[in-house]
RNA sequence: GAGCCCGUAGCUCAGGGGUAGAGCAUCUGACUUUUAAUCAGAGGGCCAUGGGUUCGAACCCCAUCGGGCUCACCA
Numbered sequence: 001g002a003g004c005c006c007g008u009a010g011c012u013c014a015g016g017g018g019u020a021g022a023g024c025a026u027c028u029g030a031c032u033u034u035u036a037a038u039c040a041g042a043g044g045g046c047c048a049u050g051g052g053u054u055c056g057a058a059c060c061c062c063a064u065c066g067g068g069c070u071c072a073c074c075a
Base pairs, nucleotide, nucleotide: 001071002070003069004068005067006066007065010024011023012022013021018055026042027041028040029039030038048064049063050062051061052060
């Protein structure tokens, strides 16, 4: 330098045009087997950034940024 994949909650991830979700973690309550477990509930998101298409974009297109893999170049 080229190609491909990925970026969504604190962490790990789902969702591939029509209301943004799960598990774990955190907080609150209940319970009793009491540094904890179980059950119920709550809070938590500029969906990497900018632009475009569309009635409508996390989702499609373009550019950029970051991460990973492969190839090429240099040595």

This is a predicted structure of a 75-nucleotide RNA (transfer RNA) from an Alphaproteobacteria bacterium. It matches the Rfam family "tRNA". By type it is a transfer RNA. Rfam links the family to the GO term triplet codon-amino acid adaptor activity. NCBI's taxonomy places the organism under Bacteria, Pseudomonadati, Pseudomonadota, Alphaproteobacteria.